[in-house]
A computed fold for a 106-nucleotide RNA from Metabacillus indicus, annotated as SAM riboswitch aptamer (S box leader). Taxonomically the source falls in Metabacillus (Bacteria, Bacillati, Bacilli, Caryophanales). Model confidence (mean pLDDT): 78 of 100. Its Rfam family is "SAM riboswitch aptamer (S box leader)". Rfam links the family to the GO term regulation of gene expression.
RNA sequence: AACUUAUCCAGAGAGGCGAAGGGAACUGGCCCGAUGAAGCCCGGCAACCUGCAUGCGUGCAAGGUGCUACAUCCAGCAAAAUGAAACCCAUUUUGGAAGAUAAGGU
Numbered sequence: 001a002a003c004u005u006a007u008c009c010a011g012a013g014a015g016g017c018g019a020a021g022g023g024a025a026c027u028g029g030c031c032c033g034a035u036g037a038a039g040c041c042c043g044g045c046a047a048c049c050u051g052c053a054u055g056c057g058u059g060c061a062a063g064g065u066g067c068u069a070c071a072u073c074c075a076g077c078a079a080a081a082u083g084a085a086a087c088c089c090a091u092u093u094u095g096g097a098a099g100a101u102a103a104g105g106u
Stems, first nucleotide, its partner, number of pairs: 001106001003104006013042001015041003021032003026076004043068003048064002050061004072098001077095007
């Protein structure tokens, strides 16, 4: 790096350093940010791998990761339903795509 599988509903600081960006990428929107963004440290959350126990259902721990505004922020492709009918458009739902994290073999 690509592939496979699982998950993406919940949870997590009025701390310190830091300085202007940030919410993955592109487009369009919607937001956050000098009442301090990103990043780093500390703290915290969770429990995929891991360890221990097991009455095999699970429980406990937290070593390897991960996460820590709001939610994978919404739409982008397809289908369905509704808006009297077709087209358009709008809304909703479902799926897909793309993405994130973990584990695995290559």